[in-house]
Context: one part of a larger RNA
Molecule: small-subunit ribosomal RNA, central domain
Organism: Warburgia ugandensis
RNA sequence: UUAUGCAUAAAGCAUCUAUAGGUGGCUUGUCAAGUCUGCCAUCAAAUCCCAGGGUUAAAUCCUCAAUAGAUGGUGGAAACUAUCAAGCUAGAGUAUGGUAUGGGUAGAGGAAAUUUUCGAUGGAGAGGUGAAAUGCAUUGAGAUUGAAAAGAAGACCAAUGGGGAAAACACACUACUGGGAUGACACUAACACUAAGAGAUGAGAGGUAAGGGAAUGAAUGGGAUUAGAUACCCCAAUAGUCCUAGCCAUUAAUGAUUGAUACUAAGUGUUGUGCAUAUGGACCCAUGCAAUCUUGUAGCUAAUGCAUUAAGUAUCCUGCCUAGGAAGUAUGUUCACAAGAAUGAAACUA
Numbered sequence: 001u002u003a004u005g006c007a008u009a010a011a012g013c014a015u016c017u018a019u020a021g022g023u024g025g026c027u028u029g030u031c032a033a034g035u036c037u038g039c040c041a042u043c044a045a046a047u048c049c050c051a052g053g054g055u056u057a058a059a060u061c062c063u064c065a066a067u068a069g070a071u072g073g074u075g076g077a078a079a080c081u082a083u084c085a086a087g088c089u090a091g092a093g094u095a096u097g098g099u100a101u102g103g104g105u106a107g108a109g110g111a112a113a114u115u116u117u118c119g120a121u122g123g124a125g126a127g128g129u130g131a132a133a134u135g136c137a138u139u140g141a142g143a144u145u146g147a148a149a150a151g152a153a154g155a156c157c158a159a160u161g162g163g164g165a166a167a168a169c170a171c172a173c174u175a176c177u178g179g180g181a182u183g184a185c186a187c188u189a190a191c192a193c194u195a196a197g198a199g200a201u202g203a204g205a206g207g208u209a210a211g212g213g214a215a216u217g218a219a220u221g222g223g224a225u226u227a228g229a230u231a232c233c234c235c236a237a238u239a240g241u242c243c244u245a246g247c248c249a250u251u252a253a254u255g256a257u258u259g260a261u262a263c264u265a266a267g268u269g270u271u272g273u274g275c276a277u278a279u280g281g282a283c284c285c286a287u288g289c290a291a292u293c294u295u296g297u298a299g300c301u302a303a304u305g306c307a308u309u310a311a312g313u314a315u316c317c318u319g320c321c322u323a324g325g326a327a328g329u330a331u332g333u334u335c336a337c338a339a340g341a342a343u344g345a346a347a348c349u350a
Base pairs, nucleotide, nucleotide: 003322005320006319007304008303012318014201015200016199017198021194022193023192025088026087027086028085029084033081034080035077036076037075038074039073040072041071042070043069051063052062053061091191092188093187094186096183097182099180103177104176105175106174107173109171114150115149116148117147118146119145120144121143125136162169206247208245209244211242215241216240220236221235222234223233259316260315261314262313263312266295267294269292270291271290272289273288274287299306300305324349325348332343333342334341335340
């Protein structure tokens, strides 16, 4: 390289938007670039291959022939792809009705708990553990109770539930704002899919500057445990965790499963929205679309298992893999304030 693959064996970028490129609905005509085809010319000789001859045999030597293909020229065909022209509505989109929603940003508000401070009652322990001790307490702790302040987090509802591209999102309210599904009819008329490079978002930790600091808590100190204990347990406690503005760009960033389209048994649920039926109004019963669990047939799989949300049957685009270690290391380059990130080998080993 061909080929085979990518849930778990090596392998789907963390996610999205989108440029080039690749691929692309139905009908009719056009054209003849791709495609198919006739004829002509050319593709030196030697070599290779094939057949015959010669040599005691072979290598060697001599002679004849040929397929397929390529390039150029000149005719022809018109199904498919491309081109051009005209049309269609099943893909896609726009407008419209009501609807579901912890989607996002900002603002203002409230309750419980915790800690601290001030006051009251009270008078000896309380805390912690396997057991203890350090630490706290007669300068009045802990307990009970009144008041105030602060910061962080949102019990029950809560679900196999919801919306979001993912990360992530839940006290309740207001304002602004994004996307989706569904219904009925109008409009545009293939406007689509994917996506190298590029751009945007991206938990936690970490970094810079200004705040904040209740609780928790790397580092650190002390008490235990132990042969030792740089730990697990306990008492403290700094950075951090919180907010604002920038940076960083990583994870078991997981469905370990890229995206799009079509097709392929059933059953029980849940969520949203229709239709039909019922009714005073509902539930129930039947049914469509979209989403989301679970059981399971065919099929697939090395097996586990997957199974209309496919890991089944097919098509299109893209990313990635090619035995283990050395190694996601070295070196170079790009990015970053740094920490580091991205790209990414070999010797050697076995």